[in-house]
RNA sequence: GCCGAGAUAGCUCAGUCGGUAGAGCGCUCCCAUGGUAAGGGAGAGGUCACGAGUUCGAAUCUCGUUCUUGGCU
Numbered sequence: 001g002c003c004g005a006g007a008u009a010g011c012u013c014a015g016u017c018g019g020u021a022g023a024g025c026g027c028u029c030c031c032a033u034g035g036u037a038a039g040g041g042a043g044a045g046g047u048c049a050c051g052a053g054u055u056c057g058a059a060u061c062u063c064g065u066u067c068u069u070g071g072c073u
Stems, first nucleotide, its partner, number of pairs: 001072007010025004019056001027043005049065005
C1' cells in the first nucleotide's frame, strides 16, 4: 500500500426488515439472616467511535475520518 472484521452502559456482548436502546456481571438501595455469603425485589448508569448525507424518522442505509484486529504484498 491492498482486502476484510470490529467500535453500543464500568466490563463482556445482543440489538432481526430503519420506528421507545437491552441482557449478564459489576455498582446503589431494600427484603431476608444472630452475622456473612448465596438468594429475591427495585434503581442509577448511554454524544450507539467521530463528522456529514439520505429519510417523517438512523445504533441500523450511504460517504469520509480515527482507532483496534486478521489476512495479502
Molecule: transfer RNA
Organism: Candidatus Kaiserbacteria bacterium